RNA sequence: GCCGGAGUGGUGAAAUAGGUAAACGCAGCGGACUCAAAAUCCGCCGGGCGCAAGCCCUUGAGAGUUCGAUUCUCUCCUCCGGCA
Numbered sequence: 001g002c003c004g005g006a007g008u009g010g011u012g013a014a015a016u017a018g019g020u021a022a023a024c025g026c027a028g029c030g031g032a033c034u035c036a037a038a039a040u041c042c043g044c045c046g047g048g049c050g051c052a053a054g055c056c057c058u059u060g061a062g063a064g065u066u067c068g069a070u071u072c073u074c075u076c077c078u079c080c081g082g083c084a
Stems, first nucleotide, its partner, number of pairs: 001083007010026003019067001028044005046057004060076005
């Protein structure tokens, strides 16, 4: 230099013939149980604004297409593999 793959809440990840982003785990927080704890069970759990109702933002970064993009197209960044 060329080719291919990957990048999603704190973390592992799901969702892809474009249609509610984050299912399901781990970690965390609150509760039940216990003399106390562990285990188990129940609930909550991305960020910002707001008293609240609610509103806005978020799939590595930036653009494009589209009514609508994690998904399609282009450029760039990082990592992994192959070829030279």
About this RNA
Predicted 3D model of an 84-nucleotide RNA (transfer RNA) from Desulfatitalea alkaliphila. The sequence is in RNAcentral, with records from Rfam. Rfam family: tRNA. Rfam describes the family as follows. Transfer RNA (tRNA) molecules are approximately 80 nucleotides in length. Their secondary structure includes four short double-helical elements and three loops (D, anti-codon, and T loops). Further hydrogen bonds mediate the characteristic L-shaped molecular structure. tRNAs have two regions of fundamental functional importance: the anti-codon, which is responsible for specific mRNA codon recognition, and the 3' end, to which the tRNAs corresponding amino acid is attached (by aminoacyl-tRNA synthetases). tRNAs cope with the degeneracy of the genetic code in two manners: having more than one tRNA (with a specific anti-codon) for a particular amino acid; and 'wobble' base-pairing, i.e. permitting non-standard base-pairing at the 3rd anti-codon position. Its mean pLDDT, the model's own confidence on a scale to 100, is 83.